[in-house]
RNA sequence: AAGUGAAAAAGGCAAAUCUAUCGAAAGGUAAGGACGCAAAAGUAUAGGGUCUAAGGCAGUUAAAUUAUUGGACUUAACUACUAUGACAGCCAUUUGCCACU
Numbered sequence: 001a002a003g004u005g006a007a008a009a010a011g012g013c014a015a016a017u018c019u020a021u022c023g024a025a026a027g028g029u030a031a032g033g034a035c036g037c038a039a040a041a042g043u044a045u046a047g048g049g050u051c052u053a054a055g056g057c058a059g060u061u062a063a064a065u066u067a068u069u070g071g072a073c074u075u076a077a078c079u080a081c082u083a084u085g086a087c088a089g090c091c092a093u094u095u096g097c098c099a100c101u
Base pairs, nucleotide, nucleotide: 002101003100004099005098012037013036017032019030020029021028022027035089041094042093043092047091048090049087050086051085055082056081058079059078060077061076062075063074065072066071
């Protein structure tokens, strides 16, 4: 320097879930808790992928107002799309402990 994680040592992290809290949600944080993990450490502004849809936009229905030929406009419910919101324990990328070859 490169490769590997069979055995070993020192340790490390913490899924589901529960409680509290933040958030529209996805999800985050803290304390328990361990399914697992050799990068389950950093990066969501390299990139792909996944989740959510507050707001926005379009449509449908209902009601109100206005107009009376078509229509216009407001509110509510539902549906579709949308990231500017998230996820690194999906891939990726950067750095790195120990052991072995």
A computed fold for a 101-nucleotide RNA from Anoxybacter fermentans, annotated as c-di-GMP-I riboswitch aptamer. Of the family's consensus pairs, 95% are formed in the model. Its Rfam family is "c-di-GMP-I riboswitch aptamer". Rfam links the family to the GO term cyclic-di-GMP binding. NCBI's taxonomy places the organism under Bacteria, Bacillati, Bacillota, Halanaerobiales, Anoxybacter. The RNAcentral record of the sequence draws on Rfam. The coordinates come from a structure-prediction model, not an experiment, and the mean pLDDT is 82.